Description: This is a predicted complex of two RNAs, RNase P RNA and transfer RNA, with 454 nucleotides together. It holds a member of the Rfam family "Bacterial RNase P class A".
RNA sequence: ACGGGGGCACAGGCGGUCGCCGGCAUGGCUAUCCGGCCAGCCGGAGGAAAGUCCGGGCUCCGCAGGGCAGGGUGCCGGGUAACGCCCGGCGGGGGUAACCCCAGGGAAAGUGCCACAGAAAAUAGACCGCCACCGCCUUUAUUGGCGUGCUGGUAAGGGUGAAAACGUGGGGUAAGAGCCCACGGACGCUCGUGGCAACACGGGUGUCGGUAAACCCCACCCGGAGCAAGACCGAACAGGGGGCGAGUGGCCCGCUCGAUGCCCCCGGGUAUGGUCGCUCGAGGACCGUGGCGACACGGCCCCCAGAUGAAUGACCGCCGCCGCGCAUGGGGCAACCUGUGCACGGAACAGAACCCGGCUUAUGUGCCACCGUGUCC
RNA sequence: GCCCCCGUCGUCUAGAGGCCCAGGACGCCACCCUUUCAAGGUGGAAAUCGCGGGUUCGAAUCCCGCCGGGGGCACCA
Numbered sequence: 001a002c003g004g005g006g007g008c009a010c011a012g013g014c015g016g017u018c019g020c021c022g023g024c025a026u027g028g029c030u031a032u033c034c035g036g037c038c039a040g041c042c043g044g045a046g047g048a049a050a051g052u053c054c055g056g057g058c059u060c061c062g063c064a065g066g067g068c069a070g071g072g073u074g075c076c077g078g079g080u081a082a083c084g085c086c087c088g089g090c091g092g093g094g095g096u097a098a099c100c101c102c103a104g105g106g107a108a109a110g111u112g113c114c115a116c117a118g119a120a121a122a123u124a125g126a127c128c129g130c131c132a133c134c135g136c137c138u139u140u141a142u143u144g145g146c147g148u149g150c151u152g153g154u155a156a157g158g159g160u161g162a163a164a165a166c167g168u169g170g171g172g173u174a175a176g177a178g179c180c181c182a183c184g185g186a187c188g189c190u191c192g193u194g195g196c197a198a199c200a201c202g203g204g205u206g207u208c209g210g211u212a213a214a215c216c217c218c219a220c221c222c223g224g225a226g227c228a229a230g231a232c233c234g235a236a237c238a239g240g241g242g243g244c245g246a247g248u249g250g251c252c253c254g255c256u257c258g259a260u261g262c263c264c265c266c267g268g269g270u271a272u273g274g275u276c277g278c279u280c281g282a283g284g285a286c287c288g289u290g291g292c293g294a295c296a297c298g299g300c301c302c303c304c305a306g307a308u309g310a311a312u313g314a315c316c317g318c319c320g321c322c323g324c325g326c327a328u329g330g331g332g333c334a335a336c337c338u339g340u341g342c343a344c345g346g347a348a349c350a351g352a353a354c355c356c357g358g359c360u361u362a363u364g365u366g367c368c369a370c371c372g373u374g375u376c377c
Numbered sequence: 378g379c380c381c382c383c384g385u386c387g388u389c390u391a392g393a394g395g396c397c398c399a400g401g402a403c404g405c406c407a408c409c410c411u412u413u414c415a416a417g418g419u420g421g422a423a424a425u426c427g428c429g430g431g432u433u434c435g436a437a438u439c440c441c442g443c444c445g446g447g448g449g450c451a452c453c454a
Base pairs, nucleotide, nucleotide: 001373002372003371004370006368007367008366009365010364012319013318014317015316016315017314018313020044021043022042023041024040026039027038028037029036030035046349050360051359053358054357055356056355057354058226059225060224061223065253066252067251068250070222071221072220073219074218075089076088077087078086079085090104091102092101093100094099105217106216110215111214112211113210114209127158128157129154130153131152132151133149134147135146136145137144166184167183168182169181170180171179185208186207187206188205189204190203191202192201193200194199230276231275232274233273240266241265242264243263245257246256247255268453269452270451283302284301286299287298288297289296290295321346322345323344325342326341327340328339329338330337331336378450379449380448381447382446383445384444387403388402389401390400395434405421406420407419408418409417427443428442429441430440431439
């Protein structure tokens, strides 16, 4: 210098003018009161406020009880309110490496599937080949050759395929084969050592296709709905007809309530009303202690949006950042590097809506170490 | 704000691991028929299966993440 992987931070700053939303034990004016207006002071989007994909808090459903069904998660240990998140490790895979990725239980419980090609695709299987037998021809010779042979053996070799029934070598055999042996691979069981464990290493023993993001089995978890939850105040209207037991889960049981009321449908009305819920919370900053870490504990300080056709903005000036152009200075043989000034242009993704913890996605700039390659010292 | 559903030729759709480089209808194009048009007949073109990953030998189909579209939910009696 180029390329790469990892982590962290910020989200332009200051001033002026005009505005918007909320709060106040502030001041003034107004008002019988509730209150209203003006001024002052304070506060006013995010790292993702987004997607609504997970997990919780909160609220209601009478209890949230049992079973079936359904859904989710899936190596081990830890963190946490909880999680499908995070941290540390184990195993596997990718990369030269830094580092990254893994729905990572069970195929030795059972069932299913494995197209095309191929002889044969999971109870294996004989197309070519090899071997034996048989028949015919031949030979000194079972020597050699041939085969419309209802014959048998063989998975070594060829060929097909994503995959051919463990791999390599040797023995063995008519030819062959885990048929036997040695070494090696994967998996199960078991013993020993280490480790909390996953697992690793070593010994023994048994077995050898894949697929569970196919059904399924095993272990664990899950009641449902969601702030349009829910509570209160209040305006207007229209009550009538029909259905049916209802209690917010797909079914059953249990439990409770109810009988012309509730509920459901059609129809009607309305200010698409107001108040609460509503923002102090698993909250934040700093310091210390423990821990490899996620995190926990302790101390101290802070209060930090609550709108509801929905505020958080607009304009101007100066400074800073980036790009390009022009002028000019310095270094260098040069390509080029760098300083100053002026003008122009640009500055991402995106907007809280009950609140948190995560994940995912979108996105501008800067910093920190780390890895690889090349060149120079 | 919350909940649910759907994306396949231009349009409407079939499909539910391989028989699908995706079938059908309408539309489009060419030819035949006709004096001509329509109708009819024959043939043809037309699909990144919304996008990107993963599982599998193999994905429109199964799983995950995005993108786009559609629908429903106010209160009172």

Model confidence (mean pLDDT): 79 of 100.